[in-house]
Context: one part of a larger RNA
RNA sequence: GAUUGAAGUUUAAGCGGCGUGCCUAACACAUGCAAGUCGGGCGGUAACAGGCGUAGCAAUACGUGCUGACGAGCGGCGAACGGGUGAGCAAUGCUUCGGAAUCUGCCCAAUGAUGGGGAAUAACCAGUCGAAAGAUUGGCUAAUACCGCAUACGCCCUUCGGGGGAAAGCGGGGGUCGCAAGACCUCGCGUCGAUGGAUGAGCCGAAGUCGGAUUAGCUAGUUGGUAGGGUAACGGCCUACCAAGGCGACGAUCCGUAGCUGGUCUGAGAGGACGACCAGCCACACUGGGACUGAGACACGGCCCAGACUCCUACGGGAGGCAGCAGUGGGGAAUCUUGGGCAAUGGGGGAAACCCUGACCCAGCGACGCCGCGUGGGGGAUGAAGGCUUUCGGGUCGUAAACCCCUGUUAGGUGGGACGAACGUCCCCCAGCAAAUAGCUGGGGGAUUUGACGGUACCACCAGAGAAAGCCCCGGCUAACUCCGUGCCAGCAGCCGCGGUAAUACGGAGGGGGCAAGUGUUGUUC
Numbered sequence: 001g002a003u004u005g006a007a008g009u010u011u012a013a014g015c016g017g018c019g020u021g022c023c024u025a026a027c028a029c030a031u032g033c034a035a036g037u038c039g040g041g042c043g044g045u046a047a048c049a050g051g052c053g054u055a056g057c058a059a060u061a062c063g064u065g066c067u068g069a070c071g072a073g074c075g076g077c078g079a080a081c082g083g084g085u086g087a088g089c090a091a092u093g094c095u096u097c098g099g100a101a102u103c104u105g106c107c108c109a110a111u112g113a114u115g116g117g118g119a120a121u122a123a124c125c126a127g128u129c130g131a132a133a134g135a136u137u138g139g140c141u142a143a144u145a146c147c148g149c150a151u152a153c154g155c156c157c158u159u160c161g162g163g164g165g166a167a168a169g170c171g172g173g174g175g176u177c178g179c180a181a182g183a184c185c186u187c188g189c190g191u192c193g194a195u196g197g198a199u200g201a202g203c204c205g206a207a208g209u210c211g212g213a214u215u216a217g218c219u220a221g222u223u224g225g226u227a228g229g230g231u232a233a234c235g236g237c238c239u240a241c242c243a244a245g246g247c248g249a250c251g252a253u254c255c256g257u258a259g260c261u262g263g264u265c266u267g268a269g270a271g272g273a274c275g276a277c278c279a280g281c282c283a284c285a286c287u288g289g290g291a292c293u294g295a296g297a298c299a300c301g302g303c304c305c306a307g308a309c310u311c312c313u314a315c316g317g318g319a320g321g322c323a324g325c326a327g328u329g330g331g332g333a334a335u336c337u338u339g340g341g342c343a344a345u346g347g348g349g350g351a352a353a354c355c356c357u358g359a360c361c362c363a364g365c366g367a368c369g370c371c372g373c374g375u376g377g378g379g380g381a382u383g384a385a386g387g388c389u390u391u392c393g394g395g396u397c398g399u400a401a402a403c404c405c406c407u408g409u410u411a412g413g414u415g416g417g418a419c420g421a422a423c424g425u426c427c428c429c430c431a432g433c434a435a436a437u438a439g440c441u442g443g444g445g446g447a448u449u450u451g452a453c454g455g456u457a458c459c460a461c462c463a464g465a466g467a468a469a470g471c472c473c474c475g476g477c478u479a480a481c482u483c484c485g486u487g488c489c490a491g492c493a494g495c496c497g498c499g500g501u502a503a504u505a506c507g508g509a510g511g512g513g514g515c516a517a518g519u520g521u522u523g524u525u526c
Base pairs, nucleotide, nucleotide: 001526002525004523006522007521010518014373015372016371017370018369019368020366021365022331027329028328029327031326032325033324036077037076038075041074042073044070045069048068049067050066051064052063053062054061055060084284085283086282093209094208095207096206097205098204099203102201103200107197108196109195111193112192113191114190115149117147118146124139125138126137127136128135129134155164156163157162169189170188171187172186173185174184176183177182210256211255212254217247218246219245222244223243224242225241226240227239228238229237259281260280261279262278263274264273265272266271286307287306288305289304290303309320310319311318312317337363339362340361341360345359346357347356348355349354376406377405378404379403386397387396388395389394410467412462413461414460415459416458420453424448425447426446427445428444429443430442431441432440433439470515471514472513473512474511475496476495477494481510482509483508484507485506491498492497
């Protein structure tokens, strides 16, 4: 000099934009919210609304799943994403470059199928136990839940003869048949088998990846083989047997420290230091262990066991996990609102409308940082008063002020006022599928709706210099000097050093220098 996730002092310090904000206790957490959705899978109807029926003059009451919808329930998908943190980890990680023995829901392309049966079970009803959490007995019922049968080019196994294995329906429309239920046709969404792709993930190898030798030897599933098991998959991954290997001064093992990277800071570079915010990967979710479900987890807001802690209890037994967003206590030099909205972007579910979304978008707080703007402009010498100083003549603050003339940024007031909105819905036209003017898809046209921010940005007008300057320094380094006080005292100080009676170095004053909504101090790194 540069730098900073800073802190403490001072200024109470005007405004705006963009960023950023627990670096410490991976300490403990009150409260609310952070993952739901689908009735176009199912049985249904607790609430709301409508219709219908009954009673009543009416208000209303009761009944009825008939309709819109929908509590609880079965079922599907999601909950493995998104969000947080950095404890652990020195290599099971990360970075770069390669590899073969793998899986991959939803999505895309092309392909074959979707036939026929069955038995249950929640909800519900009746009951029992329990303070509660909840548990349990009996009975009824549905499905895109479950289980067989049939078929299966391709798929799996194979001794190539053969053997094995699947599915589910729902919605819209239509004409024909039918008393009806429904069948049939068609369109859309699904379901099953198999192929390829895309994406994601698992695995293997090489090189690189902090300090300590006052850590020199380490190793028994250890190193390799055979056989088997296990996995989606290779493999001591696991087991039995056999052999005695494997690693190490090119630093094994042990100890300490640490998430890694893109990058950030500094520096002419080489290098050094760091890894906040943003992005990629990893690890973790009260501590330790375990598996279940599933395409995917050994699963932050799932389950089981053990432990510590907290809470409830009728003492028998139960409940919980903010390193999600806010917020509280605590720790600390120190780090924010228990805010608004799903309008946009993105995600989950759904055919869609739509619902959910503390992701996100915004607002709030903090001079924490960077950037921009303002605190006025022009004129004005009797160089006023006053301060300081003086060689007493003067000098200086100083065009500074007063005074005159202007301007109107920002703040204040009034009015106007965008972009961010694309979509969606409805109507019409065209094309495709189709028997079809339904329906669906694509294209075009028209109408209409949707903004948290927001009292927005921005623009116009009104008033008025009115409301807006401080901090540090002045011995040398280093830019800026005098007077008074003090007298090795009181004090200053980054280094050299000042102060013991004329101190440009202490304290005050006047003046001056620097930076400026900041300034200086401390800490950090180069």